[in-house]
């Protein structure tokens, strides 16, 4: 410089759940918590999975309300891949 991650040390992240704000909703913050993680570090690129305000479309109906179905411009990244960086020890 490459691979690799069986042990060990030091840092480190923090799932579910609980409280509080904030969102229409998925969800997000922050504080307690500790299930798991070697990249559970960043990008959000490309799939994937959520939501469906707003839009649009069906039928009904005199309109409107209200019902469905579609749509990400929301969101997840601790659901795979990709791209960039990087601790620590061993081989």
């Nucleotide at each position: 410089a490459a691979u690799g991650a069986a042990a060990a040390a030091a840092g480190g992240u923090a799932a579910a759940c609980c409280g509080a704000u904030c969102g229409a909703a998925a969800g997000a913050u922050c504080g307690g918590g500790a299930c798991a993680c070697a990249a559970a570090g960043c990008u959000c690129c490309a799939g994937a999975u959520c939501u469906a305000a707003g839009g649009u479309c069906u039928a009904u109906a005199u309109u409107a309300a209200a019902a469905g179905g579609c749509u990400a411009u929301g969101a997840u990244g601790g659901c795979u891949g990709a791209g960039c960086c990087g601790c620590u020890u061993c081989g």
This is a predicted structure of a 91-nucleotide RNA (c-di-GMP-I riboswitch aptamer) from Domibacillus tundrae. It was read from a public genome assembly, where an Rfam model found it. Its mean pLDDT, the model's own confidence on a scale to 100, is 76.